[in-house]
RNA sequence: GGCAAGAAGCGGGGGUGCCCAACUGGGCUGAGAAUUACCCUUCGAACCUGAUCCGGCUCGCACCGGCGUAGGGAGCUUCGACCCGCGCAGC
Numbered sequence: 001g002g003c004a005a006g007a008a009g010c011g012g013g014g015g016u017g018c019c020c021a022a023c024u025g026g027g028c029u030g031a032g033a034a035u036u037a038c039c040c041u042u043c044g045a046a047c048c049u050g051a052u053c054c055g056g057c058u059c060g061c062a063c064c065g066g067c068g069u070a071g072g073g074a075g076c077u078u079c080g081a082c083c084c085g086c087g088c089a090g091c
Base pairs, nucleotide, nucleotide: 001084002083006079007078008077009076010075011041012040013039014038017028018027019026020025047072048071049070053066054065055064056063
């Protein structure tokens, strides 16, 4: 000086479903069902659009498959194994 995974700092992005009940509430899935928490941040299915989408399954959501090598989507800095180069010192 270059550099992988990863880490840290400071930023940024994102989501409020379904059932029962209908005053408060209870239950299901999920990281999160709206908390000040959680998830994601370009190696980007976090999340949005298509989509009030299609097939399976379910009371329904969820879940599985498709759509999907689709279109969008929020980042910078520092550290960094190992390796290479250079310099200095000792033997």
Annotation:
The RNA shown here (TPP riboswitch aptamer (THI element)) has 91 nucleotides and comes from Alkalisalibacterium limincola. Its Rfam family is "TPP riboswitch aptamer (THI element)". Its family is annotated with thiamine pyrophosphate binding in the Gene Ontology. Model confidence (mean pLDDT): 76 of 100. The RNAcentral record of the sequence draws on Rfam.